Overview: The RNA shown here (SAM riboswitch aptamer (S box leader)) has 106 nucleotides and comes from a soil metagenome. The RNAcentral record of the sequence draws on MGnify. It matches the Rfam family "SAM riboswitch aptamer (S box leader)". From the family's description: The SAM riboswitch is found upstream of a number of genes which code for proteins involved in methionine or cysteine biosynthesis in Gram-positive bacteria. The prediction has a mean pLDDT of 81.
This record gives sequence, C1' cells and structure tokens, in this order.
RNA sequence: UAUUAAGAAGGGCGGAGAGAUUAGGCUCUGAGAAACCCUGGCAACCAACCCUGAUUAAGUCAGAGAACGGUGCCAAAACCUAAUCCCGGCUAAACGGGAGAUGAUA
Repeated sequence: UAUUAAGAAGGGCGGAGAGAUUAGGCUCUGAGAAACCCUGGCAACCAACCCUGAUUAAGUCAGAGAACGGUGCCAAAACCUAAUCCCGGCUAAACGGGAGAUGAUA
C1' cells in the first nucleotide's frame, strides 16, 4: 500500500478445548477441539507464461486468460456486537449508515 460478506475437506496423530485480544452473545467439539503431519482442493498476492489495448528506444500501464512454482487459505461476514469518531434516527434509546482502530494475508 492492497484485500478482507465469494471460494475450497478427507486421512493420520493427538486427547480437551476452539472460534486473534478483553467483555457480552452465539456456535463448533469425546459421533474427537487445538497443535503437528500427509493428501486433495480454493484463490490468483508474488514470480514466470499468454492475449488485447494504450504508449514506447528499452520498457511501462490497464484489462482478459491460464495455474508448473513461492506464500496464503479451506464452519458460520475477520461468527456477531462493543472496547474510537461522525451522520441519520424530531430529544433520548433501540436501530441504520460511513470512516477509523485492531487483527489476518500479500
């Protein structure tokens, strides 16, 4: 800086927790959680490749495609809300919207 409501599961091992932190809720879990390993898959960030367009001295930019490789990911929106601010909601609240913060990945 970009993305973060899409997408994609089986086995082994393990043995009680898990869903980032705190709080509340909700959910998953002995019909076997987390961690770790294997296989498979998703996606298209990076590298390489291919096509089109623009502009070029090299090249660069934009878009489409493909998927061998490097990461990542594969319950639920980053599970939901709050831990900030602003706007709407005639005042307040419920609630709704926007931005931000935090986290994750590149």